[in-house]
RNA sequence: GGAAGCUUAGCUCAGCUGGGAGAGCGUCUGGGUCACAACCAGAAGGUCAUGGGUUCGAGCCCCGUAGUUUCCA
Numbered sequence: 001g002g003a004a005g006c007u008u009a010g011c012u013c014a015g016c017u018g019g020g021a022g023a024g025c026g027u028c029u030g031g032g033u034c035a036c037a038a039c040c041a042g043a044a045g046g047u048c049a050u051g052g053g054u055u056c057g058a059g060c061c062c063c064g065u066a067g068u069u070u071c072c073a
Stems, first nucleotide, its partner, number of pairs: 001072007010025004019056001027043005049065005
């Protein structure tokens, strides 16, 4: 220098064929226990990397930018 993949909750990741934003772990509250843990119930937590475009409607499609991983030179 060229090419491809990835970027969604604090972490690891789903999200099919464009229409409801989710799971596990973690955190918090309550229960539980002599106390803690396990376990049970509930809650909070999101600019879907970023800027634009398409569309009635975008996490998803298109273009640019940034970060990151891999491959080629």
The RNA shown here (transfer RNA) has 73 nucleotides and comes from Oribacterium sp. The same sequence occurs in records of 2 taxa. Taxonomically the source falls in Oribacterium (Bacteria, Clostridia, Lachnospirales, Lachnospiraceae). Its mean pLDDT, the model's own confidence on a scale to 100, is 82. It matches the Rfam family "tRNA". Rfam classes the family as a transfer RNA. Its family is annotated with triplet codon-amino acid adaptor activity in the Gene Ontology. The RNAcentral record of the sequence draws on ENA and MGnify.